[in-house]
RNA sequence: AGAGUUUGAUCCUGGCUCAGGACGAACGCUGGCGGCGUGCUUAACACAUGCAAGUCGAGCGAGGUUAGCAGGAUGAGGCUUCGGCGGAUGAGAGCUAAUCGAGCGGCGGACGGGUGAGUAACGCGUGAACAAUCUGUCCCGGACAGGGGGAUACCCGAUGGAAACAUCGGCUAAUACCGCAUAAGACCACAGUGUCGCAUGGCACAGGGGUAAAAGAACUUCGGUUCGGGGUGAGUUCGCGUCUGAUUAGCUUGUUGGCGGGGUAACGGCCCACCAAGGCGACGAUCAGUAGGGGUUCUGAGAGGAAGGUCCCCCACAUUGGAACUGAGACACGGUCCAAACUCCUACGGGAGGCAGCAGUGAGGAAUAUUGGUCAAUGGGCGAGAGCCUGAACCAGCCAAGUCGCGUGAAGGAUGAAGGUUCUAUGGAUUGUAAACUUCUUUUGUCUGAGGGUAAAGUGAGAGUCGUGACUCUUAUUGCAAGUAUCAGACGAAUAAGCAUCGGCUAACUCCGUGCCAGCAGCCGCGGUAAUACGGAGGAUGCGAGCGUUAUCCGGAUUUAUUGGGUUUAAAGGGUGCGUAGGCGGAGAAUUAAGUCUGUGGUGAAAGCGUGCGGCUCAACCGUACCAAGCCAUGGAAACUGGUUUUCUUGAGUGUAAACGAGGUAGGCGGAAUAUGACGUGUAGCGGUGAAAUGCUUAGAUAUGUCAUAGAACCCCGAUUGCGAAGGCAGCUUACCAGCAUACAACUGACGCUGAGGCACGAAAGCGUGGGGUAUCAAACAGGAUUAGAUACCCUGGUAGUCCACGCAGUAAACGAUGAAUACUAGCUGUUGGCGAUAUAAUGUCAGCGGUAAAGCGAAAGUGUUAAGUAUUCCACCUGGGGAGUACGCCGGCAACGGUGAAACUCAAAGGAAUUGACGGGGGCCCGCACAAGCGGAGGAACAUGUGGUUUAAUUCGAUGAUACGCGAGGAACCUUACCCGGGCUUGAAAGUUAGUGACGGCAGCUGAAAGGCUGCUUCCCUUCGGGGCACGAAACUAGGUGCUGCAUGGUUGUCGUCAGCUCGUGCCGUGAGGUGUCGGCUUAAGUGCCAUAACGAGCGCAACCCUUUUCCAUAGUUGCCAUCAUUCAGUUGGGAACUCUAUGGACACUGCCAUCGCAAGAUGUGAGGAAGGAUGGGAUGACGUCAAAUCAGCACGGCCCUUACGUCCGGGGCGACACACGUGUUACAAUGGGGAGGACAGAAAGGAUCGAGGCGGGGACGCUGAGGGAAUCUCGAAACCUUCUCCCAGUUCGGAUUGGAGUCUGCAACCCGACUCCAUGAAGCUGGAUUCGCUAGUAAUCGCGCAUCAGCCAUGGCGCGGGGAAUACGUUCCCGGGCCUUGCACACACCGCCCGUCA
Repeated sequence: AGAGUUUGAUCCUGGCUCAGGACGAACGCUGGCGGCGUGCUUAACACAUGCAAGUCGAGCGAGGUUAGCAGGAUGAGGCUUCGGCGGAUGAGAGCUAAUCGAGCGGCGGACGGGUGAGUAACGCGUGAACAAUCUGUCCCGGACAGGGGGAUACCCGAUGGAAACAUCGGCUAAUACCGCAUAAGACCACAGUGUCGCAUGGCACAGGGGUAAAAGAACUUCGGUUCGGGGUGAGUUCGCGUCUGAUUAGCUUGUUGGCGGGGUAACGGCCCACCAAGGCGACGAUCAGUAGGGGUUCUGAGAGGAAGGUCCCCCACAUUGGAACUGAGACACGGUCCAAACUCCUACGGGAGGCAGCAGUGAGGAAUAUUGGUCAAUGGGCGAGAGCCUGAACCAGCCAAGUCGCGUGAAGGAUGAAGGUUCUAUGGAUUGUAAACUUCUUUUGUCUGAGGGUAAAGUGAGAGUCGUGACUCUUAUUGCAAGUAUCAGACGAAUAAGCAUCGGCUAACUCCGUGCCAGCAGCCGCGGUAAUACGGAGGAUGCGAGCGUUAUCCGGAUUUAUUGGGUUUAAAGGGUGCGUAGGCGGAGAAUUAAGUCUGUGGUGAAAGCGUGCGGCUCAACCGUACCAAGCCAUGGAAACUGGUUUUCUUGAGUGUAAACGAGGUAGGCGGAAUAUGACGUGUAGCGGUGAAAUGCUUAGAUAUGUCAUAGAACCCCGAUUGCGAAGGCAGCUUACCAGCAUACAACUGACGCUGAGGCACGAAAGCGUGGGGUAUCAAACAGGAUUAGAUACCCUGGUAGUCCACGCAGUAAACGAUGAAUACUAGCUGUUGGCGAUAUAAUGUCAGCGGUAAAGCGAAAGUGUUAAGUAUUCCACCUGGGGAGUACGCCGGCAACGGUGAAACUCAAAGGAAUUGACGGGGGCCCGCACAAGCGGAGGAACAUGUGGUUUAAUUCGAUGAUACGCGAGGAACCUUACCCGGGCUUGAAAGUUAGUGACGGCAGCUGAAAGGCUGCUUCCCUUCGGGGCACGAAACUAGGUGCUGCAUGGUUGUCGUCAGCUCGUGCCGUGAGGUGUCGGCUUAAGUGCCAUAACGAGCGCAACCCUUUUCCAUAGUUGCCAUCAUUCAGUUGGGAACUCUAUGGACACUGCCAUCGCAAGAUGUGAGGAAGGAUGGGAUGACGUCAAAUCAGCACGGCCCUUACGUCCGGGGCGACACACGUGUUACAAUGGGGAGGACAGAAAGGAUCGAGGCGGGGACGCUGAGGGAAUCUCGAAACCUUCUCCCAGUUCGGAUUGGAGUCUGCAACCCGACUCCAUGAAGCUGGAUUCGCUAGUAAUCGCGCAUCAGCCAUGGCGCGGGGAAUACGUUCCCGGGCCUUGCACACACCGCCCGUCA
């Protein structure tokens, strides 16, 4: 610091999303240790149990217990001389000491601890103020403490009650309570003086008057009273700051103020009586919602935004609500009273309680800990003190919930081990120096031990100094944590690694599985059989005792823009003006000091942040020092802004002059047109439309003439014009009103600009009036058409309305989609109204209205002195699309409706400008058998063939608009063959390697449908002696598949299209996609060329080069040829080398010449010449690309699948089926013909398992024989045509299907299922609907011939060959296809697009 996502691509606008940081977190997986911090965010929900506030006997009285002293009653067991001894136990009373529980009394329970419900507030923060205040304990100072009194608790007695507790009688004490005395000082009132201050007033001094004190204990220190000062703490007031909503706009009656009282520590409507009628509010009152505030925390570059857990300060609260008492302090968390809810006890009469203290329980929840230890330290309360109390605090426990630190080993170690994974797999890559192994270390861990610290102070005892009391020293004593931290020793790599991710953003890639399934996903999006996106594995990347996910906050987001955005078209300028508040404001001078700048002082708590230094081994953590905005006070400066005063004229306004205009309002007048009426003329239609019909018309229309009436609108002029604030304004004229500009520079002297609310104006449509008017036009409505329908477009009618008056309404694409004002910033040009100057020219100046353009601006289009430029001021408005300008509420309106104006939910876009394509029943230009003009067909029949469908055991598979369908197939009886049935084989039908055997082969038999199986007989070659050839069988490694995927592919092919296009380099233009070049004019078959030109060149295509056809020349003449000569049945032979022909090389044609047109390129010509003339004809040749076009079955190939079968062999069947539909053909329907007879003329091919002359046989297919020919030598060799005869328009002497019979040939075999021949049979069909195909010249149509494949052939197919041989083209409007330019576009899978509504 950015990135992804709108598009085919681009730039922009704009939203969504991600990467970062944070957390009192939660969840998932995992988990070694320590330090320091954290831990109910939810139910201020309810709470069992324990603890959390007591202490003082040195204030008081009484009591109990213990010990000691004194005292001595009773007198056990035992002993006894029975006299007693002895003394256990020790009553009661006394003293001392200790102690216990309660009471009176004092101090403390107002601190500490918890929580955040309430509170939008002087609650908090900050800064001031109290001349309007209080303050226990503490410190300093002054002055005192005299002398009395009466009670009461405890206790005793009694009573009530279940209890809690209460009542009555009696006794007693105090540092408890109450008088009296005293009063320096204090307080109160009175009346003075001085002084000070910010108002009320304060302070000081003196006067007399009034009022109020006290307590003792213990033995030498604590206490007591009063006054003053300090300190601490508290109270009150004010300035400023402190969330959201205007779909909350008005609120307020103790309300605002005054006077007088009351009350308080104190001010005050705090409270009360009276008086006045105020007070707050758009600078947001009131109301509603939400919320404890701050120091700070997180984030951010900052400005900001969000938050307020732990710690500190303040506030508020203590089950809910209310109230006061005590007290220095409370309206009091562990006090009181009342009310309420809830829980508990109860003898039912009545009582008790308050965890938002620490633990803990239940509940709620995604979720938050122990009913621990100690007062050792720190701190607090009480006490003279010892001490007691302290869930404050310090410690420990639980939790990876955070942060910081450490560890899980280190060094060496290649055969780069094994194993795993993977690849192009005899091998490599990776895991990986990783492991093993060797050496070393010992943090952590386990065990053992050592010396310290948290303890300083206090207290007890002793000593010293000095002495009302302190200080010093010695000694003793006090440790929860914990035998912890630290240190030392021993042992031993020993005790310790996971989580997430790996399509892009975003670091990290492969295999397998799955097959739009299962699933993933933060956004874009993955998954439909080769998924780097799902699941697993291997590997990798990131972080690491953690890692991910989720929630939330800030950032990125300049996406609310103060820093730092916009509003012509992306969201966004109010329809327009006037104008209030507000904001902003010309020039000179003086003054002031509010803003501003600066110095100083105060404050800004601590902690925290930042910086320096230091202490824990480091760090986190801790300590210490320094540092900030802000606010307040005070001194100074005076440029700028503001205030005040004064002056000025240029802003603004006034005046004078002469103009200008469809500016407004009201009245008057005018002609044309229209409609209607009247009267004529006149006759059959008129009208209307794409075409019609409805309608009008013989009762006289339309048309035409005259007259009359009515209403509305104003032709030409007229324009890029003018005027107006906008809406808007157009015949002429009158009156009134208003405005702008110009000239002059007389007057005023900043009087200005903008303008939230407000007021006014505001097209059309609409609304109101028992309104007026109504000619035209015309919603609604009616009829006629159109149409599948037609509630439309078209036609005929027609009512509101359109017009006027008065009122309402208040909106428009009310647009320049551009708010108003001011200043500045190159020009050129047209025009309107003035002025000036002129010669009717040129020219100057001001204000408007236009065009073009510099700079600049802009995403671009564009804009550009009439800014969308450069600046300033003010207003209005915008913040993704949809929902929606909708709902609700409010305001306005007669209503219609208008104004204001959301949310839920949903999408990842919506959008602007421009680019390239494709497209258009847009435009321009051009081409093509595209149409037209012609010729012949198809579509009807029969047959052939292919396809669909159906059928079948199988009818193998593929091809399916053009671009499948006589296509793959250029030959399905078996084979082919891939299909079906059946029978076999399993290293296999074929090839290779290795070892073994010896033949292989031949003959024969049995079995079988065959393949195969079984059996018998017979039998090797070469050799360098190593072996080899050949065959068999065995094992292993390889096989095999016409199985799938043409959407994984190569190669090949079709089509657009033989259409003229498709691109590149450099330059230039553009932010860019892109453009230019390749556009424009002319031309061409052509992006063919010429000219022009920010382009200049080039490449793939075009053309040419190649083959063939047509002419000539040269060379060569055999198998070809024969003019001349000879010969002959015959170019047969001799001969010839001329011609034809063959095959090799050349020539020719290039708009070269002429004429016309044209700049040129080029075009044109019954031009010339020439065999051929404008590309001579034909072929081969197919640019970048399109159709995921076709083909895995021609071949090759990735992946998947089968392996006694999806492989392979054999027999048979099928691919040939048949109600039907389609395509392509053949033959016909006849006389331009059929049949018979006779007679001619080609070219190109092919030929040895072949072509086969000739001969013989047959009626024929053909058979037998066979010369010649591996071919310019031999073979094959035409038909239409010509001549002649016949047929005479008919289902025929047309047509030949079908069928019967008899044959021929090929072949192992013609049943399914061949061709051909002969005889017989003789079907449909008499020229074919809609529609549709081919062809522009040696072409169409027509006639036959050959070849490949092939044993034969279903060939009427395909590929070639020649024979004879037409018609027509005006032309480009239309149909189809294509090319170029241009235009529109919301399309880009590109119009077979996109998209709207209804229904499901």